[in-house]
Description
A computed fold for a 358-nucleotide RNA from Mangrovitalea sp., annotated as Bacterial RNase P class A. The source organism's lineage runs through Bacteria, Pseudomonadati, Pseudomonadales, Marinobacteraceae and Mangrovitalea. The gene name in the source record is rnpB. Rfam family: Bacterial RNase P class A. It is annotated as a ribozyme. Its family is annotated with dimeric ribonuclease P complex, ribonuclease P activity and tRNA processing in the Gene Ontology.

RNA sequence: CGAGUUCGCUGGACAGUCGCUGUCCUGUCGCUUUGGUGGCAGGGUGGAGGAAAGUCCGGGCUCCACAGGGCGGAGUGCCAGGUAACGCCUGGGCGGCGUGAGCCGACGGAAAGUGCAGCAGAAAGUAUACCGCCUAAGCGCUUCGGCGCCGGUAAGGGUGAAAUGGUGCGGUAAGAGCGCACCGCGUGGCUGGUAACAGUCCACGGCGAUGGAAAACCCCACUCGGAGCAAGACCAAAUAGGAGUCCUAUGGUGUGGCCCGCACUGGACUCGGGUAGGUUGCAUGAGGCCGAUGGUGACAUCGGUCCCAGAUGAAUGACUGUCCUCGACAGAACCCGGCUUACAGGCGAACUCUUUUC
Numbered sequence: 001c002g003a004g005u006u007c008g009c010u011g012g013a014c015a016g017u018c019g020c021u022g023u024c025c026u027g028u029c030g031c032u033u034u035g036g037u038g039g040c041a042g043g044g045u046g047g048a049g050g051a052a053a054g055u056c057c058g059g060g061c062u063c064c065a066c067a068g069g070g071c072g073g074a075g076u077g078c079c080a081g082g083u084a085a086c087g088c089c090u091g092g093g094c095g096g097c098g099u100g101a102g103c104c105g106a107c108g109g110a111a112a113g114u115g116c117a118g119c120a121g122a123a124a125g126u127a128u129a130c131c132g133c134c135u136a137a138g139c140g141c142u143u144c145g146g147c148g149c150c151g152g153u154a155a156g157g158g159u160g161a162a163a164u165g166g167u168g169c170g171g172u173a174a175g176a177g178c179g180c181a182c183c184g185c186g187u188g189g190c191u192g193g194u195a196a197c198a199g200u201c202c203a204c205g206g207c208g209a210u211g212g213a214a215a216a217c218c219c220c221a222c223u224c225g226g227a228g229c230a231a232g233a234c235c236a237a238a239u240a241g242g243a244g245u246c247c248u249a250u251g252g253u254g255u256g257g258c259c260c261g262c263a264c265u266g267g268a269c270u271c272g273g274g275u276a277g278g279u280u281g282c283a284u285g286a287g288g289c290c291g292a293u294g295g296u297g298a299c300a301u302c303g304g305u306c307c308c309a310g311a312u313g314a315a316u317g318a319c320u321g322u323c324c325u326c327g328a329c330a331g332a333a334c335c336c337g338g339c340u341u342a343c344a345g346g347c348g349a350a351c352u353c354u355u356u357u358c
Stems, first nucleotide, its partner, number of pairs: 002353009012323007020047012049329001053340002056338005061228004073224005078092005093107001094105004108219002113217002116212001125164001130157002132153003138149004165183006184207001185205005190199003232280004242271006251265005287306008324327001
């Protein structure tokens, strides 16, 4: 110089004008149970994100249910730790990929049981023999060279994603863990490690033991009650309906100037539920920042400091000027921790590889 890896940060800047919205102060007007509360005006001050998103996990909070246990269902799945909790995070193990920094992994069990495997192939788990190789033993024939039968074999070829350890030597009729050596594998021990696991130190096993697949059922271990802020709580009109008390039928209401008549019908008060509407839940929180200490780390503890949107038809915008590298994805609605997905450009740190030079 070039090519990369892993983390972290940022997500146009500045000024002015006019708006929207939360909140505080002042003034003024109204109501008031004198505590406050509402309108208007002015001023101060706060006003989206790293993902506010998907709503996929986990929790807080709320209501309902609940003695305890079982069946069923859902989920998780190497080990240890972190955490309020998790399917998240950290560290480690194992396997795979990469020259490397690093990255990826549904990573328990197939010697409990049931089922599955297209095509090709002799044979795909009950193993098996197409080509090939062999003719030692046994039988038959023989021109004495052999041929046939009965058989042996799995080294070689061929099929397949996969063919039941590999290499070599011995052995044999030809072969074969048939025997041996080394490698691999399995079982037990030993050693190291909290553990997953590793070492290959010792012993044993010739290894068709124990093939694959559990993203087939299943088995094992562990976890899990349901619904969700439209949860829930409080205040509370009009109308209708309900309950209670009192009065009342010689009543009341309507029609009508009044009586008769006609039509309808109990009246007043109080209480409670509940609708509209309003208030709350609703932002001081597993909170942010800085520092110290402990820890490899996730994180924890302590000290200091800060208050940082809160709407309910739902605010966060528009215009002007200057500048630049000309600006991506995208908009809170109860809150928090994660994961995933989207994202123009820019900045920083650590590390790796290649080439050249010193």